[in-house]
RNA sequence: GGGUCUAUAGUUCAAUGGUAGAAUGCCGGUUUCCAAAACCGUUGAUCCAGGUUCGAAUCCUGGUGGACCCG
Repeated sequence: GGGUCUAUAGUUCAAUGGUAGAAUGCCGGUUUCCAAAACCGUUGAUCCAGGUUCGAAUCCUGGUGGACCCG
């Protein structure tokens, strides 16, 4: 220099172009002599900028970060 893949909640992962969910964690509660476990509730996210579309996490273009391959 060229190519492929990837970026969603604090973390690990879902989501056929049509309400962004789950688990776990944090916080609160029930239970317990206290704690753990269990149960209930709550909180919290689409890497950035454009484009297409009635509608974009999803499709297209560019950029940024990460992983890998070729040279």
The RNA shown here (transfer RNA) has 71 nucleotides and comes from a Candidatus Nomurabacteria bacterium. Lineage of the source: Bacteria > Bacteria candidate phyla > Candidatus Nomuraibacteriota. The sequence was found in a public genome assembly. Its Rfam family is "tRNA". Rfam describes the family as follows. Transfer RNA (tRNA) molecules are approximately 80 nucleotides in length. The family's RNA type in Rfam is transfer RNA. The prediction has a mean pLDDT of 83.